[in-house]
Context: one part of a larger RNA
RNA sequence: GAUAAACGCUGACAGAAUGCUUAACACAUGCAAGUCUAUGUGAAGCUUAAAGCUUGCUUUAAGUGGAGCAUGGCGGACGGGUGAGUAACGCGUAAAGAACUUACCUGCUAGACUGGGAUAACAUAGAGAAAUUUGUGAUAAUACCGGAUAAGUUAGAUAAUCGCAUGAUUAUCAAAUGAAAGAUUGCGCUAGCAGAGAGCUUUGCGUCCUAUUAGCUAGUUGGUAAGGUAAAGGCUUACCAAGGCGAUGAUAGGUAGCCGGCCUGAGAGGGUGAACGGCCACAAGGGGACUGAGAUACGGCCCUUACUCCUACGGGAGGCAGCAGUGGGGAAUAUUGGACAAUGGAGGAAACUCUGAUCCAGCAAUUCUGUGUGCACGAAGAAGGUCUUCGGAUUGUAAAGUGCUUUUAGUUGGGAAGAAGCAAGUGACGGUACCAACAGAAGAAGCGACGGCUAAAUACGUGCCAGCAGCCGCGGUAAUACGUAUGUCGCGAGCGUUAUCC
Numbered sequence: 001g002a003u004a005a006a007c008g009c010u011g012a013c014a015g016a017a018u019g020c021u022u023a024a025c026a027c028a029u030g031c032a033a034g035u036c037u038a039u040g041u042g043a044a045g046c047u048u049a050a051a052g053c054u055u056g057c058u059u060u061a062a063g064u065g066g067a068g069c070a071u072g073g074c075g076g077a078c079g080g081g082u083g084a085g086u087a088a089c090g091c092g093u094a095a096a097g098a099a100c101u102u103a104c105c106u107g108c109u110a111g112a113c114u115g116g117g118a119u120a121a122c123a124u125a126g127a128g129a130a131a132u133u134u135g136u137g138a139u140a141a142u143a144c145c146g147g148a149u150a151a152g153u154u155a156g157a158u159a160a161u162c163g164c165a166u167g168a169u170u171a172u173c174a175a176a177u178g179a180a181a182g183a184u185u186g187c188g189c190u191a192g193c194a195g196a197g198a199g200c201u202u203u204g205c206g207u208c209c210u211a212u213u214a215g216c217u218a219g220u221u222g223g224u225a226a227g228g229u230a231a232a233g234g235c236u237u238a239c240c241a242a243g244g245c246g247a248u249g250a251u252a253g254g255u256a257g258c259c260g261g262c263c264u265g266a267g268a269g270g271g272u273g274a275a276c277g278g279c280c281a282c283a284a285g286g287g288g289a290c291u292g293a294g295a296u297a298c299g300g301c302c303c304u305u306a307c308u309c310c311u312a313c314g315g316g317a318g319g320c321a322g323c324a325g326u327g328g329g330g331a332a333u334a335u336u337g338g339a340c341a342a343u344g345g346a347g348g349a350a351a352c353u354c355u356g357a358u359c360c361a362g363c364a365a366u367u368c369u370g371u372g373u374g375c376a377c378g379a380a381g382a383a384g385g386u387c388u389u390c391g392g393a394u395u396g397u398a399a400a401g402u403g404c405u406u407u408u409a410g411u412u413g414g415g416a417a418g419a420a421g422c423a424a425g426u427g428a429c430g431g432u433a434c435c436a437a438c439a440g441a442a443g444a445a446g447c448g449a450c451g452g453c454u455a456a457a458u459a460c461g462u463g464c465c466a467g468c469a470g471c472c473g474c475g476g477u478a479a480u481a482c483g484u485a486u487g488u489c490g491c492g493a494g495c496g497u498u499a500u501c502c
Stems, first nucleotide, its partner, number of pairs: 001501003005498005012371006018364002020329001025327003029324003034074003038071004045064009081282003090207008100199003105195007113147004122137006154175001156173007208254003215245003220242008257279004261272004284305005307318004335361001337360003343357001344355004374404004384395004408443001410438005418429001446491005451472003457486005467474002
């Protein structure tokens, strides 16, 4: 000098930031991911008509309506959290992919022909305490399936061109492959090429401590063949060979997310990785795949382990390292708040819906910055306090007193920008910021130190006691070092102590 700090004493205001560093411990409750004129069904309500009578109700029919449920599409792989694991192509940086993928978006080209059978919600009959589940029957689609057609793809043959080794590109011949409509003419669908952005794989270099860790390795190292993958590859399998790594530190053990940055320092360097941004990993511990353009998926599925809860004992349910909040641990860290107004995201043609992302507010001197606690005059140098050589000195222009001001806090009145969509309407914050008026010095100062280092000293008490202390050291009867008082010095809404780094 610095801090995501804590503790002690004290505490006026405003702005900007930050706020479980410990138990990746366990979690009550609420919310955090939905949405959709594709489709089926269709509740409440409303309107009309008819009938019945209790004369203002009931029933029936038609229309409107669109809740809920279900099929289907897109999104739940983003956003948000945490740092347990990881010493690794994990990260950083520089490259390679003639070894790859890409939903939505953009541009271009072409197309959308013809048929079919189901199924959920629903109805009905059951089983079960529940979670849930079985049979039968009916029905729709942008759900599913068959046929036709085109380009393209795959491997094969031929030819041409090119390159960076394997090879790549183009042209021509025989096999497998697409489409869906809707009331909306707007949004969609299918195939191909290209782009943008994203992802995947590989490589050079860099990346902590220990040799009181010296040898490690059998899918191990390489080859052939096959399988598998979007894709190269021992990635996997069979066979063959015996290799591969290592004092330039393999292997083992310990520790740790990495970086941009941040702190310090003249720099070199040292330390660190909170907040913000990029990458990675994880989602109670462990394992697995499914769906999908994308996951081996925090608020999806299956198995298992531990724990918690329900149970009719047969069986079931759950996962806050999302936002709040609770218990626990700890020196220690906040509200079970408001709004989608803005920015962004998902769905939708849109209106709009959802959004604990986000924007705001609340709490905390936790940090940084700014402001205030008044200004001028005022000597009888008042009183009081302290010291005293008893003369005085000091507190001290300090107070009182006189005049002035009102920052800020307070009260009253006015009152935004942030809003951008063609117009109109639309502000959580918030009656906030800001402006004006009003009253009155009014409501606003402490903490540590005073032996030397180190700015600042006297008195009393105590008597190697009580105590102080960062180091030297102080205290045993005049202690500038302990305790108190007065004075002084330093910093100031803070001051001191402790911890850690330079």
Molecule: small-subunit ribosomal RNA, 5' domain
Organism: uncultured bacterium